[in-house]
RNA sequence: GCGGGCGUCGUAUAGUGGCUAUUAUAUGACAUUGCCAAUGUCAAGAUGGGGGUUCGAUUCCCCUCGCCCGCU
Numbered sequence: 001g002c003g004g005g006c007g008u009c010g011u012a013u014a015g016u017g018g019c020u021a022u023u024a025u026a027u028g029a030c031a032u033u034g035c036c037a038a039u040g041u042c043a044a045g046a047u048g049g050g051g052g053u054u055c056g057a058u059u060c061c062c063c064u065c066g067c068c069c070g071c072u
Base pairs, nucleotide, nucleotide: 001071002070003069004068005067006066007065010025011024012023018055027043028042029041030040031039048064049063050062051061052060
């Protein structure tokens, strides 16, 4: 330099045009307990950035950034 793949709460993940964006774990509050742990309930927290298509984009297209793989 060329080609391909990936990027979603702190972490790990689901979702392939119409959602209040899923679940687990972690975090906080409450309940339970003599205390801790465990357990239960609730809460907050995310679509890498920019543009385009569309009535509507996490999803499709382009550019860009980062990571990984292959070729030279």
This is a predicted structure of a 72-nucleotide RNA (transfer RNA) from a Candidatus Harrisonbacteria bacterium. The coordinates come from a structure-prediction model, not an experiment, and the mean pLDDT is 82. The organism belongs to Candidatus Harrisoniibacteriota, within Bacteria. It matches the Rfam family "tRNA". The family's RNA type in Rfam is transfer RNA. Rfam describes the family as follows. Transfer RNA (tRNA) molecules are approximately 80 nucleotides in length.